Notes
TPP riboswitch aptamer (THI element), 103 nucleotides, folded computationally. The coordinates come from a structure-prediction model, not an experiment, and the mean pLDDT is 75.
RNA sequence: UGCGUUCCGUUGGGGUGCCCCGUCCGGGGGCUGAGAGGCCAUGCGCCAACCCAUCGAACCUGAUCCGGGUGAUGCCGGCGUAGGGAACGGAUCUCAGCCCAAG
Repeated sequence: UGCGUUCCGUUGGGGUGCCCCGUCCGGGGGCUGAGAGGCCAUGCGCCAACCCAUCGAACCUGAUCCGGGUGAUGCCGGCGUAGGGAACGGAUCUCAGCCCAAG
């Protein structure tokens, strides 16, 4: 110095669905999931948690798609080797290369 490992920091990206009870309003409960939260000013708002960041299925598009299943839903599978998608810095260890010094 380089490939790689692990970790940290900063920065950035992202989603928040389905259903039941009660009720007109404060809520309670069930399903999936890492995550379905909170606030008032109700805004493509802010905060929090969580996940993801090019080795990128976090997430978006196709999609008012196809198959299966469910009380219902991106619930499961396909689509998917598809098209998009947010990165820098530091530490650490192993290996390799190079340089210097001594013997």